A computed fold for a 402-nucleotide RNA from Stieleria bergensis, annotated as Bacterial RNase P class A. The sequence was found by an Rfam model in a public genome assembly. It matches the Rfam family "Bacterial RNase P class A". It is annotated as a ribozyme. The source organism's lineage runs through Bacteria, Planctomycetota, Planctomycetia, Pirellulaceae and Stieleria.
RNA sequence: GCAGAAGGCGAGGCAAUCGCUGGUUGGCGGUGGUGCUUUGGCAUCAGUUGUCGACUGGAGGAAAGUCCGGGCUCCGCAGGACAGGAUGGUCGAUAACGUCGACCGGCCGCGAGGUUAGGGAAAGUGCAGCAGAAAGCAAACCGCCGAACGAUUCACUUCGGUGGAUGCGUGGCAAGGGUGAAACGGUGUGGUAAGAGCACACCAGCGGCUAAGGUGACUUAGUCGGCUUGGUAAACCCCAUCCGGAGCUAGACCAAACAGGGUGCAGAAGUUGUCCGCUUCGCAAUGACACUCGGGUAGGUCGCGAUUGAGGCGACGAGCAAUCGUCGUGCACAGAUAAAUGGUUGCCAUCGAAGUGCUUGUCAUUUCGAGACAGAACCCGGCUUACAAGCCUUCUGCUGUU
Repeated sequence: GCAGAAGGCGAGGCAAUCGCUGGUUGGCGGUGGUGCUUUGGCAUCAGUUGUCGACUGGAGGAAAGUCCGGGCUCCGCAGGACAGGAUGGUCGAUAACGUCGACCGGCCGCGAGGUUAGGGAAAGUGCAGCAGAAAGCAAACCGCCGAACGAUUCACUUCGGUGGAUGCGUGGCAAGGGUGAAACGGUGUGGUAAGAGCACACCAGCGGCUAAGGUGACUUAGUCGGCUUGGUAAACCCCAUCCGGAGCUAGACCAAACAGGGUGCAGAAGUUGUCCGCUUCGCAAUGACACUCGGGUAGGUCGCGAUUGAGGCGACGAGCAAUCGUCGUGCACAGAUAAAUGGUUGCCAUCGAAGUGCUUGUCAUUUCGAGACAGAACCCGGCUUACAAGCCUUCUGCUGUU
């Protein structure tokens, strides 16, 4: 200097003016209740209302997705190796999780690093186009083989046969070639009729045993054995572990309304209900049942917030880290219900481009331009996704110079 990897910051500030909205509070009225009254009014109260002020507050790192886990609320929180669902290396963290941390193994990368749905394929079932003989217990397309038996043929013959050739038949083979992503270990030597882990040596794989290290997954080393049976489970399945449900349209309270008609089954045994399904038990009811026609009501308050929390911030300590402990802290106002938190102007800051100056710099100054993703709705811990102008730290590789 170039090319990369990992982690983080940032999400403008101030002022004026106009506007929206929550809280506290004041004035001037209206309405209603109560008390007094000289009947003109006065005082006081009202989660009654109108208007004019003052003070004070008003979206995010993801508020998004609704993917997980909880707080909170309700229900019979009952049991079930039922069905169903989730997770899947080891050890830790956490309120919990399918999350996070560290480590181990596999794969990718020169590397920093990245990724991993990481138990089981000899329990079973399924799936894999084309090519190929054959793709899960097989198989012979081209082929190799005269050792065994037959056949054909040649030579010899003491006519009993002997020798040679031929892969034609029975038969033997899977080493060579071909197909394919993959064909039942690799290389070499011996052996054989030709071959084959058939035998041996050295390897690879698998399994056992021992030693060392580690909490462990596992790693390293040695030794023994048989000769060695693809892939896929984010296919069904098997194994291990775990799992009540529904949700702020939860739920609590106040107010309003709740005519009737028809059909069906049942008759103390059954039936109905009991918050995903099935089933058992318990409890409740005795038809408040099922289907259908039709009428009426549905307005508010709370939940909901200065959200006191598994809270934030700071210091110290423990731990590789995730995180935990102790102490401190005048750290604390968004709260709507069709849904507010905005617009304009000026200045400053940041960044980029161009120009000028001189003390040539991480300098000063002028002009122009730029800013993303995006919007609370009970709250919290995670994950995932989107993200501009720009900035910071550490590490890796290559090249050159010293």